[in-house]
RNA sequence: UGAGAGCGCCGGACGGUCGCGUGCGCGGUUUCGGCGCAUGAGGAAAGUCCGAGCUCCGUAGGGCAGGGUGCCGGCUAACUACCGGUGGAGGCGACUUCAAGGAAAGUGCAACAGAGAUAUACCGCCCGCAAGGGUAAGGCUGAAAAGGUGAGGUAAGAGCUCACCCGCGGCAUGGCAACUUGUCCGCGCUGUAAACCCCACCCGGUGCAAGAUUGAUAGGAGGGCAUAUGUGGCUGCCCGUCACGCCCUCGGGUAAUCGCUUGAGCAUGCCGGCGACGGCAUGCCUAGACAGAUGAUCGUCCAAGACAGAACUCGGCUUACAGACGCUGCUCACAGA
Numbered sequence: 001u002g003a004g005a006g007c008g009c010c011g012g013a014c015g016g017u018c019g020c021g022u023g024c025g026c027g028g029u030u031u032c033g034g035c036g037c038a039u040g041a042g043g044a045a046a047g048u049c050c051g052a053g054c055u056c057c058g059u060a061g062g063g064c065a066g067g068g069u070g071c072c073g074g075c076u077a078a079c080u081a082c083c084g085g086u087g088g089a090g091g092c093g094a095c096u097u098c099a100a101g102g103a104a105a106g107u108g109c110a111a112c113a114g115a116g117a118u119a120u121a122c123c124g125c126c127c128g129c130a131a132g133g134g135u136a137a138g139g140c141u142g143a144a145a146a147g148g149u150g151a152g153g154u155a156a157g158a159g160c161u162c163a164c165c166c167g168c169g170g171c172a173u174g175g176c177a178a179c180u181u182g183u184c185c186g187c188g189c190u191g192u193a194a195a196c197c198c199c200a201c202c203c204g205g206u207g208c209a210a211g212a213u214u215g216a217u218a219g220g221a222g223g224g225c226a227u228a229u230g231u232g233g234c235u236g237c238c239c240g241u242c243a244c245g246c247c248c249u250c251g252g253g254u255a256a257u258c259g260c261u262u263g264a265g266c267a268u269g270c271c272g273g274c275g276a277c278g279g280c281a282u283g284c285c286u287a288g289a290c291a292g293a294u295g296a297u298c299g300u301c302c303a304a305g306a307c308a309g310a311a312c313u314c315g316g317c318u319u320a321c322a323g324a325c326g327c328u329g330c331u332c333a334c335a336g337a
Base pairs, nucleotide, nucleotide: 001333002332003331004330005328006327007326008325010323012301013300014299015298016297017296018295020040021039022038023037024036025035026034042307046318047317049316050315051314052313053312054207056205057204061239062238063237064236066203067202068201069200070199071085072084073083074082086100087098088097089096090095101198102197106196107195108192109191110190118146122139123138124135125134126133127132147165148164149163150162151161152160166188168186169184170183171182172181174179211258212257213256220250221249222248223247224246225245230244231243232242233241234240265284266283267282268281269280270279271278272277
């Protein structure tokens, strides 16, 4: 200097005029409007894929079914997220990525090709007059023919023997552990579990259209089932337990307030930790709409033209995104000193 890798951040700003929502205050008013102050959509508000806070099911019990996770250790309110590590795969590398327990509990599947797919003998090789016997080294097909390469040996061959290597198991070493390293033995019946399954751990249900309060109407009309050996609630089933009724149709009336925003909150600093994160101190209060509010216009700056609008809240993940910026005692290449 160039090309990369990882992390972070912005995604409009300032001023004027007019127009909006909420809260508070002032004064007026009699249910309306005026003035002032403060404040008013996101990094994803999207998806609804996970997890929770919260709500109700009188209490919220046990089992089965069902569902989820799947290397080890941490962090968290919790999670399939995040952090660190181990192992596999990719990359020269920084680094990225993984649906990463078990195939020796069992079942299933492996098309086509090929003689032959869980164990095979077509061609071939050897013995034999022949019938037949031996063989799995060579050839063919295939993703795969059942440890690999080489040498010896053999009638011809084969882990039959040996050397090196791979895999599984035993023993020892290091580590909390996953696992690593070494050594000895055996010659090793494929792959597949995001196929069924087995093993370990975890899981009540329901959802803000949850629910609570107040008010209003007609405590209305009709029908069905059952009445304790019953019906209904607690999920789908069973046990158990609780209540004494449950269901359908027509008609009438209300729809206001709360829930609703002070939070597992944010910012800064210090301490601990590789890190996720935790502790302490100081400071801050930043939408709560309900047919749904932040718009229009002018001027200046400018890289601004992208993706795109809260509806109970929060922690993640995933997806979309024009353009600008910062950090790294990170990597590679080239050149110079």

Bacterial RNase P class A from a Christensenellales bacterium, 337 nucleotides, folded computationally. Taxonomically the source falls in Christensenellales (Bacteria, Bacillati, Bacillota, Clostridia). The sequence is in RNAcentral, with records from ENA. It is recorded under the gene name rnpB.